Small-subunit ribosomal RNA, 5' domain from an uncultured prokaryote, 485 nucleotides, folded computationally. Its mean pLDDT, the model's own confidence on a scale to 100, is 84. Its Rfam family is "Bacterial small subunit ribosomal RNA". Gene Ontology terms of the family: ribosome and structural constituent of ribosome. The full RNA is in RNAcentral, with records from ENA.

[in-house]
Context: one part of a larger RNA
């Protein structure tokens, strides 16, 4: 000298834009952070209609309506969070085959009929559940054959039929099976990817075969047998650190140091461990065991996981609100209104950085008092200040008031911004002055006190302590510490 998620002293005017638990992957009180869907379904409260009964303010019966749960079905595998473990095909780049993909787009085909069960016990519906038919293409085959589906809901609506519900026709979302894309996954591999060798050997599912399970899907991923092999000074096994990358800092660069914030990948979700639903998980706010650890208890027995947003306590030199809307931009769920949404826009708090600005401008010598300092004449502080003449940023006060939104919806906010209004008014400090290295004098102390990044100062006149005057540097900052170039 640059740099920084910094902190610490002393100081502090406004704004804009970013950042803020690097430490205990430590324990959390309390609230919120995944729910939709009545156009899949039974059942159905309140409140309206409408009809009956009637004791005249109460019942019945229908309709409409949708709360509380409940079956279904989508989502909850994504968004959020952390960095503990990982030295590994983990990431990072360059291929490759044996795969699977819910919603989305294309493309053609179908979408006929039936049935059953409630686990004490009785009773019910479906877009639930079984599979009968069918099936061009699909799937298997030894090429004869075989095997496999679906489900329906709403809106209109002339004629025809009707048991008056509805069937029928039509659009509309649906549904099934098939291909093909489009995105997203999982598999393999070249090559790259920190330190130690005061870690030299290391390996029995180990290393290949052959048969076979298993998987969407190759393969010791499992088994069963056979053979004995595989890796290793091009560093194998062990240890020790460690998420990786694009970045990011610094440097002429080559490099060296890093991986916060923004992205992309990966791991993790109390610790271990293990499955099931599912297109998809071995699933942060699902399950089931085992364990520490917290609460509740009627002592029988049972709840729970903030590395999600705030928020506590505890470690810490240190790091923020238990805030506001879903207006925007995503996301789910829903035909659609819409619901929900600590994602996400916003606001709050910190001079934490970075960046613009303000703290006044012109005149102003009698060089005032006043401080220092003096050789006592003067010098300096100094045009500095009064004083005088002006301006009005920023902040304040009135008043208007956005774009962000596409006909409507704006949390941000009565904000930015514009106009007006007063009045220099409300706003400067921190270091240092012996060299280095820019600034020098006078007290005061007396190797004391005390300074100090290196050389070094201080023992009676110290430009290097204190303190004041006077200067140098930065300037809403200055300074120190710690880091890295």
């Nucleotide at each position: 000298g640059a740099a920084c998620g910094a902190a610490c002293g002393c100081u502090g005017g406004c704004g804009g834009c970013a950042u803020g638990c690097u430490u205990a992957a430590c324990a959390c009180a309390u609230g919120c952070a995944a729910g939709u869907c009545g156009a899949a379904c039974g059942a159905g409260a309140a409140c309206c209609c409408g009809g009956g009964g009637c004791u005249u303010g109460c019942c019945c019966c229908g309709g409409u309506g949708g709360a509380c749960a409940g079956u279904g079905g989508c989502g909850c595998a994504c968004g959020g969070g952390u960095g503990a473990g990982u030295a590994a095909c983990g990431c990072g780049u360059g291929g490759g085959a044996a795969c699977c993909u819910g919603c989305c787009c294309a493309a053609a085909a179908g979408u006929g009929g039936g049935g059953a069960a409630c686990a004490a016990u009785g009773c019910u519906a479906a877009u639930a559940c079984c599979g009968c038919a069918u099936a061009c293409g699909c799937c298997c085959u030894a090429c004869g054959g075989g095997g496999g589906a679906a489900a329906g809901c709403a809106g209109g609506g002339g004629a025809u039929c009707u048991u008056c519900g509805g069937a029928c026709c039509u659009u509309g979302c649906g549904c099934u099976a098939u291909u093909g894309g489009a995105g997203a996954a999982g598999c393999c591999u070249g090559c790259g990817u920190c330190g130690g060798a005061u870690u030299a050997g290391c390996u029995a599912g180990u290393u290949g075969g052959u048969g076979g399970g298993g998987u969407a899907a190759a393969g010791g991923c499992c088994c069963a047998c056979c053979a004995a092999g595989g890796c290793g000074a091009c560093g194998a096994u062990c240890c020790g650190u460690a998420g990786c990358u694009g970045g990011u800092c610094u440097g002429a660069g080559a490099g060296g140091a890093u991986g916060a914030u923004c992205a992309g990948c990966c791991a993790c979700a109390c610790u271990g461990g293990g499955a099931c639903u599912g297109a998809g998980a071995c699933a942060c706010g699902g399950c089931c065991c085992a364990g520490a650890c917290u609460c509740c208890u009627a002592c029988g027995g049972g709840a729970g996981g903030c590395a999600g947003c705030a928020g506590u306590g505890g470690g810490g030199a240190a790091u923020a609100u238990u805030g506001g809307a879903c207006a925007a931009u995503g996301g789910g769920g829903g035909c659609a209104a819409c619901c929900c949404u600590g994602a996400u826009c916003c606001a709050g708090c910190c001079a934490u950085g970075c960046c613009g600005c303000g703290u006044g401008a012109g005149u102003g010598a009698a060089g005032a008092a006043g401080g220092c300092c003096u050789u006592a004449g003067g010098g300096u502080u100094g045009u500095a200040a009064a004083a005088c003449u002006c301006u009005u940023u920023c902040a304040c006060c009135g008043g208007g008031g956005a774009a962000g939104a596409u006909a409507a919806u704006g949390a941000c906010g009565g904000u930015a911004c514009c106009c007006g209004g007063a009045g220099a008014a409300g706003a400067a400090g921190c270091c240092c002055c012996g060299g280095c290295u820019a600034a020098c004098u006078c007290c005061g102390u007396g190797c004391c006190a005390g300074c100090a990044g290196c050389c070094g100062c201080g023992g009676u006149a110290a430009g290097a302590c204190g303190g004041a005057g006077g200067g140098g540097g930065c300037g809403a900052g200055c300074g120190u510490u710690g880091u890295u170039c």